Predicted 3D model of an 88-nucleotide RNA (ZMP/ZTP riboswitch aptamer (pfl RNA motif)) from Aeromicrobium sp. Root495. The source organism's lineage runs through Bacteria, Actinomycetes, Propionibacteriales, Nocardioidaceae and Aeromicrobium. The same sequence occurs in records of 2 taxa. Its Rfam family is "ZMP/ZTP riboswitch aptamer (pfl RNA motif)". A reference for the family is Jones and Ferre-D'Amare (2015), "Recognition of the bacterial alarmone ZMP through long-distance association of two RNA subdomains", Nat Struct Mol Biol. The coordinates come from a structure-prediction model, not an experiment, and the mean pLDDT is 78.
Parts: sequence; structure tokens; C1' cells
RNA sequence: GCGUGUCGUCGCGACUGGCGCUGAGGUGGACACCCACCAGGGAGCGACGACGAGCACGACGUCGGGACCGUCCGCCUGGGCCCCGUGU
Repeated sequence: GCGUGUCGUCGCGACUGGCGCUGAGGUGGACACCCACCAGGGAGCGACGACGAGCACGACGUCGGGACCGUCCGCCUGGGCCCCGUGU
């Protein structure tokens, strides 16, 4: 000099499904697992500030693995985001 990381504040925010059970989302409409609105949740991203050890490395991906996020729980279906590896 840089600013990985942690905490705080503010802002943004994807995703929030079907059936059953239940006191434990609602209304309307669909039919497969969606749409709209309301309520609630929300990983993650950005900015600012503080702390403090250190020297952390771009983009893309229907690739592989892992964690996290969406209404008590179960089954099913699908999605998001981050990290590592890997290919270009």
C1' cells in the first nucleotide's frame, strides 16, 4: 500500500409450490406441483463505519461436490444464492 475476514447500520433482494396432517398462512383462479394480491419469512449482494490478523486474484458453465434460503411437521416437485473443484 491492498482490504480476505468479523461485527454493526442502511439499501437492494432471488426464492417463497402441490398434497396430507395440524391451532400453525389467507383469498380468488388454474391443474399437476403454477398465476395474482395480502400477511409473514428470507439466503445472498452492495454501500458506509469499526475491529483486526494477514497478502486472499477476473469472467463464463442445465459439469462435479458441499453448505445455506422460502409459513409446525411429513412426502413430493421445482427454484435461488454462496463456496470448493474442474472445463473453456